[in-house]
RNA sequence: AAAUUAUCAAGAGAGAUUGAGGGAUAUGGCCCGACGACAUCUCAGCAGCGGACUCAUUCACUGAGCACUGUGCUAAAUCCAUCAAGCUCGGCUUGGCAGAUAAAGA
Numbered sequence: 001a002a003a004u005u006a007u008c009a010a011g012a013g014a015g016a017u018u019g020a021g022g023g024a025u026a027u028g029g030c031c032c033g034a035c036g037a038c039a040u041c042u043c044a045g046c047a048g049c050g051g052a053c054u055c056a057u058u059c060a061c062u063g064a065g066c067a068c069u070g071u072g073c074u075a076a077a078u079c080c081a082u083c084a085a086g087c088u089c090g091g092c093u094u095g096g097c098a099g100a101u102a103a104a105g106a
Base pairs, nucleotide, nucleotide: 004103005102006101007100008099013043014042015041016040017039021032022031023030026082027081028080029079044074045073046072048071049070050069051068053065054064055063056062078098083095084094085093086092087091
């Protein structure tokens, strides 16, 4: 790396540098962007997962909390659709594929 499991409509931005594209990939739509996006760095923040810790009579399980730690994240549902099924012909719902993150393992 692949495979497995879980989650993905909650939450959380300022400064500096740079300068034209960006929102994973393809197509379509929609949106962000010279009032400076995206990216990088610094600081700040959020709290999803694992660990530590606290509480619940508590060793374990479980639940709640906590930002100390490892990660992750901080426009829009993973921005939406694509494939399938159902309901219905305006579309809606469910599942899948793909992707992201974490955990465990090798």
SAM riboswitch aptamer (S box leader) from Macrococcus lamae, 106 nucleotides, folded computationally.
The organism belongs to Macrococcus, within Bacteria.
It matches the Rfam family "SAM riboswitch aptamer (S box leader)". Gene Ontology term of the family: regulation of gene expression.
The model forms 97% of the base pairs in the Rfam consensus.
The prediction has a mean pLDDT of 82.